[in-house]
Context: one part of a larger RNA
Molecule: large-subunit ribosomal RNA, domain IV
Organism: wastewater metagenome
RNA sequence: CCGCGGCUAAGGAACUAGGCAAAUUAACCCUGUAACUUCGGGAAAAAGGGUGCCACCAGCAAUGGUGGCCGCAGAGAAAUGGCGGUGGCGACUGUUUAACAAAAACACAGGGCUUUGCAAAACUGAAAGGUGAAGUAUAAGGCCUGACACCUGCCCGGUGCCGGAAGGUUAAGAGGAGAGGUUAGCGUAAGCGAAGCUUUGAAUUGAAGCCCCGGUAAACGGCGGCCGUAACUAUAACGGUCCUAAGGUAGCGAAAUUCCUUGUCGGGUAAGUUCCGACCUGCACGAAUGGUGUAACGAUCUGGACACUGUCUCAGCCAUGAGCUCG
Numbered sequence: 001c002c003g004c005g006g007c008u009a010a011g012g013a014a015c016u017a018g019g020c021a022a023a024u025u026a027a028c029c030c031u032g033u034a035a036c037u038u039c040g041g042g043a044a045a046a047a048g049g050g051u052g053c054c055a056c057c058a059g060c061a062a063u064g065g066u067g068g069c070c071g072c073a074g075a076g077a078a079a080u081g082g083c084g085g086u087g088g089c090g091a092c093u094g095u096u097u098a099a100c101a102a103a104a105a106c107a108c109a110g111g112g113c114u115u116u117g118c119a120a121a122a123c124u125g126a127a128a129g130g131u132g133a134a135g136u137a138u139a140a141g142g143c144c145u146g147a148c149a150c151c152u153g154c155c156c157g158g159u160g161c162c163g164g165a166a167g168g169u170u171a172a173g174a175g176g177a178g179a180g181g182u183u184a185g186c187g188u189a190a191g192c193g194a195a196g197c198u199u200u201g202a203a204u205u206g207a208a209g210c211c212c213c214g215g216u217a218a219a220c221g222g223c224g225g226c227c228g229u230a231a232c233u234a235u236a237a238c239g240g241u242c243c244u245a246a247g248g249u250a251g252c253g254a255a256a257u258u259c260c261u262u263g264u265c266g267g268g269u270a271a272g273u274u275c276c277g278a279c280c281u282g283c284a285c286g287a288a289u290g291g292u293g294u295a296a297c298g299a300u301c302u303g304g305a306c307a308c309u310g311u312c313u314c315a316g317c318c319a320u321g322a323g324c325u326c327g
Base pairs, nucleotide, nucleotide: 002321003320005318006317007316008315010313011312014311019308027051028050029049030048031047036041038147052069053068054067055066056065057064058063070074082306087301088300089298090297094106095105110145111144112143113142114141115140116139122131123130124129148293149292150291151290153223154222155221158220159219160216161215162214163213164212167211168210169209173205174204178200179199180198181197182196185192186191224242225241226240227239228238251285252282263279264278265277266276267275
């Protein structure tokens, strides 16, 4: 000097990004126990008291009652909850990055849409076959949401999906008008040229699809601008105008979302970029990419209090193991 332990005057978080670490608490019995609540919980809430040994009494006993005794200390060691209040997120128990992330991520019961009538859809395989399922729509597959409570607004123009089939467009195929090559023959020649073979090939016909016509948003998604106006001022219930498929409803809101921003006001502190309650000017919340609440739960995150402490003011001592010095 370092590691691991033990103790510490006065103070008690002044430490620090942060009470990290440590300390407090602790077992059993008795008393007692709030808000809130889904009436189950919350709850070991909180807050208090007791605990050894001996004698006698009651009792079958466990045990209880009365009296007494000892110590600093009686759950005499070890093991063995610190506690209460606020807010965010996620309902919950669970799952996860084996070896830097345990969470607000995943899952979940519940909700919804959609496909599938059984030789099911879906998946797998070259096929036979297999899974689905020795199941049958109260079933099976896909997608989204995520307990519960109250709810879930408007838009089908775009993209997707479903339905329709009149018209337009449209492939191979069918069809074979016409054209070319060849040459029996004809012609003095130039050339013409039947049949056959052959190379092409117009009209016409021709499905789905696309165009088209409807539907569908718990399908992918989307949900405006400018100007004026009230008897102080300010503001604008109101009016005008442009655009749109429709212009954001309820609820919430400086938020896990707010740039300006440490917004403004209130609370808490002597002092608060965080926190809590409001306001609304929402850069850029918003309704199953769910909205808003919510008891219980959480090795979750945020801010505050009590208790407690060597975290600190500010260090000291002891024990032990190394290092180091000497032998």